[in-house]
RNA sequence: GUGCGCUAGACGGGGAACUAGCGGUGCCCUGUGACCCGCAAUCCGCUACAGCGGGGUCGAACAUCCACACGAGGCCUUUCACCGUCGACAGCGAGCGCGGACAAGUAGCGUCGAAGGCCAGGUCCCGCGCAACCGAGUCCGGUGAAGCCGGUCAGGGCCGGGAGGCAGCAGCCGUAAGCCGGUUCCUCGGUGUGCCGCGGGGAAGCUUGGCUGGAGCCAACUGGCCGCGUGACCUUCGGUGGUGGGGGUCGACGUGGACGCGUGC
Numbered sequence: 001g002u003g004c005g006c007u008a009g010a011c012g013g014g015g016a017a018c019u020a021g022c023g024g025u026g027c028c029c030u031g032u033g034a035c036c037c038g039c040a041a042u043c044c045g046c047u048a049c050a051g052c053g054g055g056g057u058c059g060a061a062c063a064u065c066c067a068c069a070c071g072a073g074g075c076c077u078u079u080c081a082c083c084g085u086c087g088a089c090a091g092c093g094a095g096c097g098c099g100g101a102c103a104a105g106u107a108g109c110g111u112c113g114a115a116g117g118c119c120a121g122g123u124c125c126c127g128c129g130c131a132a133c134c135g136a137g138u139c140c141g142g143u144g145a146a147g148c149c150g151g152u153c154a155g156g157g158c159c160g161g162g163a164g165g166c167a168g169c170a171g172c173c174g175u176a177a178g179c180c181g182g183u184u185c186c187u188c189g190g191u192g193u194g195c196c197g198c199g200g201g202g203a204a205g206c207u208u209g210g211c212u213g214g215a216g217c218c219a220a221c222u223g224g225c226c227g228c229g230u231g232a233c234c235u236u237c238g239g240u241g242g243u244g245g246g247g248g249u250c251g252a253c254g255u256g257g258a259c260g261c262g263u264g265c
Base pairs, nucleotide, nucleotide: 001265002264003263004262005261006260009058010057011056012030013029014028015027020047021046022045023044024043035055036054037053038052039051064258065257066256067255068254073250074249075248076247077246078245080244081243082242083241084240085239086238087237088236090235091234095230096229097228098227099226100225102223104222105221106220108217109216116212117211118210119209120208121207122206123205124201125200126199127198128197129196130194131193132191133190134189135188136187137186139182140181141180142179143178149174150173151172152171157166158165159164
């Protein structure tokens, strides 16, 4: 160096998660040359030699170890940037509402005479009157003497010898206060009264009429201005989520190298 027979071992690896830990089933990445059956997520098997049981194949190379290159993917972290969302103070302030002043436009009024000015009246106040209404009085009618009114007073009574005289109950007639009703007129008082009359006063406003004046008036709508209120978007800060970037960690796949036992030639 080579043939044969063996053994260790291999028949994928990795990440997150689970777990005291390891491996597996399930998820994801990588990769294919990379066996079969059974078990298994409130799970299955095992214990640092860390899947177990059974069968099959390969077998020192595709295993293992070392080095290098590239680095998929996962996980951790970072106000570094961007995006979404929520909250807060403040700023800006579109839009909207209200008020004020203006009068460019629209509408309306005005030479059938605007604004302004003057005069008179009304509205307002005071006094008087008239009317209306209410009350009282007067007046009229009725009633009215069981507590002391008047007239006439039957019966009865008193005085008187008599003639005659006197007081007087009931009844009847009347009357006073009082009470009830009416009251056109009259008197007095009052008023939540009056398209009423007379006189006087009247600052301002409003209003009616007249005179003057000779072109504006008005502010409903549009408009721009001022003030107040409300206030979207945006800016600032903070919380939270996502994407990208930075840092860290694990790390598949690739290349190269190294590495058994026995025996024949």

Predicted 3D model of a 265-nucleotide RNA (Bacterial large signal recognition particle RNA) from a bacterium. The coordinates come from a structure-prediction model, not an experiment, and the mean pLDDT is 75. Rfam family: Bacterial large signal recognition particle RNA. It is annotated as a non-coding RNA gene. The sequence was found by an Rfam model in a public genome assembly.